[in-house]
Context: one part of a larger RNA
RNA sequence: AUCCUCAAGGAACUCGGCAAAAAAACUACCCGUAACUUAGGAAGAUGGGUUGCCUUGGUUAAAAACAAGGCUGCAACUAAAGUUUAUUGGUCGACUGUUUAUCAAAAACACAGGCCCGUGCAAAGGCGAAAGCUGAAGUAUACGGGCUGACGCUUGUCCAGUGCCGGUAAGUUAAGAGGAGAGGUGCUAGCCGCAAGGUUAAUGCUUCGAAUUUAAGCUCCGGUGAACGGCAGCAGUAACUAUAACUGUUCUAAGGUAGCGAAGUUCCUUGCCAGGUAAGUUCUGGCCCGCAUGAAUAGCGUAACGAGCUAAUAACUGUCUUGAGGGUUUACUCGGCGAAAUAGCGAUGGCUGUGAAGACGCGGCCUACUUCUACAUGGACAAAAAGACCCCGUGGAGCUUUACUGUAGGUAGAUAUUGCUUUCAUAUUUUUUGAUUGUCUAGUAUAGGUGGGAGCCGCAAGGCAAAAAUGUAAUACCACUCGUCGGAGAAUGUGAGGCUUACUUAAUUCCGAUUAAGACUCGGAAAAGGAAAGUGUUUGCUGGGCAGUUUUACUGGGGCGGUACCCUGCUAAAUUGUAACGCAGGGACACAAAGGUUGGCUUUCUACCGAUGGAAACGGUAGUUUGAAGCGCAAAGGUUUAAGCCAGCUUGACUGUGAGGGAGAUGUCCCGAACAGGUACGAAAGUAGGUCUUAGUGAUCCUCCGAAGCACAAUGGGUGUGCUCGGAGCUUAAUGGAUAAAAGCUACCCCGGGGAUAACAGAGUAGUCGCGCCCGAGCGUCCAUAGCGACGGCGCGGUUCGCUACCUCGAUGUCGGCUCAUCACAUCCUGGCGCUGAAGAAGGUGCCAAGGGUCGGUCUGUUCGCCCGUUAAAGUGAUACGCGAGCUGGGUUCAGAACGUCGUGAGACAGUUCGGACUCUAUCCUGUAGAAGCGUCGGAAUCUUGAGGAGAGCUGGGGACAGUACGAGAGGACCUCCCUGGAGAAAUCCCUAGUGUGCCGGUUUUUGCGUCAGCAGAAACGCCGGGUAGCUACAUUUCUUUGUGAUAACCGCUGAAAGCAUCUAAGUGGGAAGCCAACUCCAAGAUUAGGAUUCCAUAUUAAAUCCCGGAAAGAAUAUCCGGUUAAUCGGCAGGCACUGGAAGUCCCGUAAGGGAUUAAGGUAACCUGUGCGAAUAGAUUGAUG
Repeated sequence: AUCCUCAAGGAACUCGGCAAAAAAACUACCCGUAACUUAGGAAGAUGGGUUGCCUUGGUUAAAAACAAGGCUGCAACUAAAGUUUAUUGGUCGACUGUUUAUCAAAAACACAGGCCCGUGCAAAGGCGAAAGCUGAAGUAUACGGGCUGACGCUUGUCCAGUGCCGGUAAGUUAAGAGGAGAGGUGCUAGCCGCAAGGUUAAUGCUUCGAAUUUAAGCUCCGGUGAACGGCAGCAGUAACUAUAACUGUUCUAAGGUAGCGAAGUUCCUUGCCAGGUAAGUUCUGGCCCGCAUGAAUAGCGUAACGAGCUAAUAACUGUCUUGAGGGUUUACUCGGCGAAAUAGCGAUGGCUGUGAAGACGCGGCCUACUUCUACAUGGACAAAAAGACCCCGUGGAGCUUUACUGUAGGUAGAUAUUGCUUUCAUAUUUUUUGAUUGUCUAGUAUAGGUGGGAGCCGCAAGGCAAAAAUGUAAUACCACUCGUCGGAGAAUGUGAGGCUUACUUAAUUCCGAUUAAGACUCGGAAAAGGAAAGUGUUUGCUGGGCAGUUUUACUGGGGCGGUACCCUGCUAAAUUGUAACGCAGGGACACAAAGGUUGGCUUUCUACCGAUGGAAACGGUAGUUUGAAGCGCAAAGGUUUAAGCCAGCUUGACUGUGAGGGAGAUGUCCCGAACAGGUACGAAAGUAGGUCUUAGUGAUCCUCCGAAGCACAAUGGGUGUGCUCGGAGCUUAAUGGAUAAAAGCUACCCCGGGGAUAACAGAGUAGUCGCGCCCGAGCGUCCAUAGCGACGGCGCGGUUCGCUACCUCGAUGUCGGCUCAUCACAUCCUGGCGCUGAAGAAGGUGCCAAGGGUCGGUCUGUUCGCCCGUUAAAGUGAUACGCGAGCUGGGUUCAGAACGUCGUGAGACAGUUCGGACUCUAUCCUGUAGAAGCGUCGGAAUCUUGAGGAGAGCUGGGGACAGUACGAGAGGACCUCCCUGGAGAAAUCCCUAGUGUGCCGGUUUUUGCGUCAGCAGAAACGCCGGGUAGCUACAUUUCUUUGUGAUAACCGCUGAAAGCAUCUAAGUGGGAAGCCAACUCCAAGAUUAGGAUUCCAUAUUAAAUCCCGGAAAGAAUAUCCGGUUAAUCGGCAGGCACUGGAAGUCCCGUAAGGGAUUAAGGUAACCUGUGCGAAUAGAUUGAUG
C1' cells in the first nucleotide's frame, strides 16, 4: 500500500457517515404500490412472497412456465457477472447537454420559450486596403444584435439625469462663397514747395479682412424602462398600555405595488416563538425593526430531473468505544544492477547565560570510550522555489471610464469627376412698365417731394384751379422724382422637377468569345437608374472600436486623514544655525494717509466726588507709577526724547549712482554711508529714496503695454523681429515652477528589489491586562480588618490588546482538531493546618503543599461558549498562541460562480455563500531499540555489590464505632477498623471471546483426470458452517503498598533578652498525598572500569568461535538449546484436540436420496515415545610465562 474476519455496542467518530458495510437477479417471476402531478409521470416507489434436486401429470416442435408428491443441507439466484441502499424536508437550477486539457463540473454556460431593437434584398450585420466573400443559392413564419431563461401566476411606479428615436421655428456653429474696409510697397497724374522734398486720387503687386450666405452637430421641443438606471424623511394622534387606519410638514423625476423575507441577501445575531434531539450557532415552520428583498440585471411558485448544496430517519457497519488476528506486496536480510536533490568547513552533546534580541561551534557548569544497524522525526531558524502576502521602482502588462491626446470607422457640408433643361417656386441684384397709392392737427379734404405755373379741360353748360382761407408745406395743368404695390424681362444662387451623353447595374432577355459543355468566366446589346450614387480632396461633429500615456511626495508599513510656500514665539543646550505627522498662532493684505516734515500732547489702573448714570460713557481731585495702554492685523522684540495721540504745510510712496557689509550650495535676498540732480517741511541744525520692525509671494519660456534709442544678414524698405530701460498676464498653492493639455482597476497578473517596511512567531517595553501589598472612609444589628472595602499609594508577572520595527521577505507554513506531551504554581480534587459572623453537618477565607489525578456528549471550522448527563475534581498558564520533513485541511488566504452593498465602469468588501493540488527515500545532532571493536594491567567461566538513573505514586461508595459526640429539633461527625468499586498499569492464555489463507465438513459454476464414481484446479480462502496451536482482549491474575528518618504551614515544652509575657534567642518535642528511604526495573565504559568462587600451569591449556540441527529468540547481528556418550529438527507411532459419520461394498427407493459397515474417515503448529533421515568431517582464536 492492498485485501479478509471479529465478542458486546452501533455514528458515541468526524467539518461532514469520509471510507467501509449493508441493499441489490446482466430486463427473474408473482402480489402490491402513497403524497404530489404539467395526468406523461412519480414507479422497479415503498413493501411482501417464490426460486435447488427427483418423480409423475398434463403441456410444447423443443423448452420454459404450471400442478401434485417426494429428498437434502446452517443456507438452494447460495460462485461469478451486472445494477442506484431506501425514505423524508429544504435550497439552487426546469430538463438531456457544456465548461476552467493539467487543483473548481457547479447554483456558472447553453437550452426550448418570452420580450425589445435593427433589417425590403446589391438587406441589416460580419471579414477585407480593395476586388470580393459571408449572411444565403435565404427574403420579415427570414436574418442579425441584446436581455431573460421550460411551465404556471405575474411583471407596479418614475422620462428629472444618461442613452436611443423623432422634430427642428429660434440661438450657436467649420471649410467654402463674399469682399465693406484697412495696411505694406512700386511708378505716377494732380496739389503744395524756389529746391530738396512732402502729400495724395487712380492703378499694379501684396498682406489682413468686417457684414452677409452656409450643413450636420450642440442648445431646444417631444417620445421611449422586458433602454442604462432610480423607487425619501420628520413630527403628532384612539377612553389601560402599546400601536397608529388618521393628520401635519419638508424634499423629490418618482417615493418600492404584488410577492417573498434573519434568506446563497440580516451587521447587531446563536434575533424571538414553535418543531425535531437527553442536549441543536446547523435544519424546518412562523413572526417582520428588510444594517442593505422585490418584479425579464426578472418576482413568487412548481411535477420531473441533479456525481450540486443542506438537514433528518431506517437499515448497515472497525468511523468509533478499542483494538485484535490473518493473506499479499513493499519494508528488513542475502545475491545482481544502481540514481537524485543536497553539501563553507567540520574533531557536529545537554543546561544556563551572552549575543544581529531563539547557539553543536562564545562563557560557565554538567554529561560523554570508538564504530555500526534498524526505527521515530524534536532541532540543524532542514531541503525545494532570488516570497506569490506587504512596501518600494518617476519598472511592465492587461482591463475600465464623463482622465489627457490622438485615431480607424460613421456622419454632414464644400469641391472635383459633372453635362443639358424648366411653362415651376423662391432669394438677391438689375432693366423696363403701370397706378391700383401716401389720412397728426388745421384746412370743404387721404396735402409724398421738387421745379415751372395763371390758367387748364370742354361745342357748350359747366367743372377744376388761381385769388381768399388753413397750414411747416397748396392744390388746376406740365415735367422730374421718392416710397408703396403690381406686371414683364435678364443675371446669379437655392429648392423642386424634367432630360441623356458621363457614371452605375449580383434583376430579366438576347448576341458573341472561351470550352467537351447547357458549367464557370469574359465582352457587347436591349432594358433600368442617372448627374444622384460611388470615389478622391477638404472641413465640422461623433468616435475606449483602437492606440500612446499620465494618474506626486512626506508618512513611526501602506491606505484613509493631514501636510507641502511665507511670518512670529517656544523646542534650541546664553553668537548664528539646528529635527519630528513637536507645541502655540498668523499670512497670500491694507493705507493718498495709516506716507514726509514741523510743532504740541501723554497712556493704563485704583480710590473718592459729581443730574439721569449702573461694574463700565463725561468732568474733577488724589495715588500708583517705566508702562500695564497704544502702535491697521499674528506673535516676539521695541517704544514716553516716543515708533503712541493732535494739528499745520505737503508728496522723498523722488531720478541717476553706490564705497562697504550681512545671509545663502546656488538662483537670490537684505542693510547701506556718500556723490550728482531737482524737491517737501523747518527760523535753523537738519529730516525725508514709503509705513515701529520682522509675513502680504512666483524663476524661465511665451504674449502684451509704455517712452525713446539701436540693430535686422548682397542692397533699399521695416507690416514685422531682436536688444537696452520700465511694467502687465500664473491658488505654475505639489508654491526652485517636468506639459498649453492627463483619471482609475487588477484576486488574471508579471519583473526587479527590501527584513531599509507591514501581516505570524521571537525580542524589548509594560500604557492596557493579570496578581499582590500598604492606608482604612464605609458595609457587616453592635464591631474597620469572619467576609468585604471607596478615595489614594507601592510593587510583581510577562498569559491579553497595544507600542517599537531589532533577527528572518535568494521563504521562520498561518487558526482549530487529532496524536504525543514536558514544565510553572497564582492549587480544581485529594493531603496537613490557622481564623470564622466554625454547635454538628455543610461552608467562607487564608497558610503549607505540584505526588498523582483532572469525564462523555448536542450545536458550531471554531478556540471560547451555551446546553444535556456525570464526577473527588472536570485547574490556570508556558512551551514558535508546544507539536503539519507526525496526521487532518473544516476556517482563513489564489484562479470559477452567486447574493447584498459600494462604484458610470474595470472592479471592491475583517460582508455572506457553493467549489477548490498539503512534496515516496533522513546526512548530522537528539531520541527509542539492537549489535561490533577496544578497554577494565595473565586468560577464562559462573555468581554478584550498587555509585547512579528510571518507573510507580489517583480516588469513590458501603459497613462498624454510632443514630453516639454536638444539637430545641431537623439533622449528624472526628479518630480507628473492615468490605467493595471506578480509573490507571503490568503479566498471563487455564476459563470466556476473537482471529486462525497448508485443519475438517457442506455447497455453486466451470475446466481437467477418456466416461461413471471419486478427486484436483480456478472463481476474494469462490461462498458457507465450525475450529488446534500461536497471538490477543472483551478474558484471568496481580499492583497502585508501608514505615523509619528529616521537614513545611501550624501546634507545643522549658525559657530569657524585657523581674511580666513569649514556641526561640541557648535548649527540646509533635507535624503533610510533599522530601529521603522502602517497592519495581536498568546499572562497574561507576575509564573511580568494583567484589566472590572456580578453572587454566607450558599444553594445538582453560575457554570460546567458525560450522551444523534448531527455537522459549529474532529485521541483520545478538540471545538461548542441541550437535551421535545425541531426542535438536524432520519422519513415523500413539495421544490430546478439531471436524462430524470417509471411500468402497451391500441393502431400500422409479429417482433425488436413505440405511448398514462406523463415533467412521481426515487432521497444521500441541504432548509423549521412537535413531528411520539430518546435526558428519573438521577448522580457528586463545594467557602469566